Transfer RNA from a Deltaproteobacteria bacterium, 74 nucleotides, folded computationally.
It matches the Rfam family "tRNA". The family has 954 seed sequences and 5,335,975 matches in Rfam 15.1. It is annotated as a transfer RNA.
Model confidence (mean pLDDT): 80 of 100.

RNA sequence: UGGGGGAUCGUUCAACGGUAGGACAGCGGACUCUGACUCCGUCGAUCUAGGUUCAAAUCCUAGUCCCCCAGCCA
Numbered sequence: 001u002g003g004g005g006g007a008u009c010g011u012u013c014a015a016c017g018g019u020a021g022g023a024c025a026g027c028g029g030a031c032u033c034u035g036a037c038u039c040c041g042u043c044g045a046u047c048u049a050g051g052u053u054c055a056a057a058u059c060c061u062a063g064u065c066c067c068c069c070a071g072c073c074a
Base pairs, nucleotide, nucleotide: 001070002069003068004067005066006065007064010024011023012022013021018054026042027041028040029039030038047063048062049061050060051059
């Protein structure tokens, strides 16, 4: 430099173009003599900027970062 893949709650994994869900963690509560376990509740995210669309995590363009392959220089 070229090609391919990826970026979503604190972490991880989902979501046909139809308005973001689950698990773990955290917090609160129940249970318990206390703690652990278990149960209930709660908190919390779409990499950035544009575009298309009635509607974008999803499609298009540009950019940033990460991974893989190839190449160039040394």